[in-house]
RNA sequence: CGACUUGGCUCAAUGGCAGAGCAGCUGAUUUGUAAUCAGCAGGUUGUUGGUUCGACUCCGACAGUCG
Repeated sequence: CGACUUGGCUCAAUGGCAGAGCAGCUGAUUUGUAAUCAGCAGGUUGUUGGUUCGACUCCGACAGUCG
C1' cells in the first nucleotide's frame, strides 16, 4: 500500500424483511447404523463514530487476517 472481516464452518445479500449449503437438534423411514425426507434452533453483520427517512452495503478512525 492492496484485499478481506456476516450463525460452529464455507459463503450470499450492488441503500429498503439478514439468507443458503454443510454441521447441530427433533421427528419419519430402517432390525440397527448410514443415506434419504420433513421440521426446528442458531447472528449485537470485527469495534466505534459519521452520512441518510432508512446502512451488511457509502465515508472516517481503530483492531485483526492474508499478500